RNA sequence: GCGCGUAUAGCUCAGUGGUUAGAGCACACGCUUGAUAAGCGUGGGGUCGGUGGUUCAAAUCCACCUACGCGCA
Numbered sequence: 001g002c003g004c005g006u007a008u009a010g011c012u013c014a015g016u017g018g019u020u021a022g023a024g025c026a027c028a029c030g031c032u033u034g035a036u037a038a039g040c041g042u043g044g045g046g047u048c049g050g051u052g053g054u055u056c057a058a059a060u061c062c063a064c065c066u067a068c069g070c071g072c073a
Base pairs, nucleotide, nucleotide: 001072002071003070004069005068006067007066010025011024012023013022018056027043028042029041030040031039049065050064051063052062053061
C1' cells in the first nucleotide's frame, strides 16, 4: 500500500429498516441473615466510534474518515 472483519452500558455481547435500544456480569439501594456469602426485588448508567448520504422512517443500508484485529505484498 491492497483486501476482509470488528466498533452498541464499566466489561462480554444481542438487536440485520418501524414496538420505549436490551441481556448477563459488575455497581448502588432494599428484602432476607446474629453477620457475611448466596438468593430475590428495585434502581442508576447509552444519544449505538465520527461525518455525510439513501429513505416517510437508520444502531441496522451506502460512501468516506478514525481505532483495533486478520490476511496478502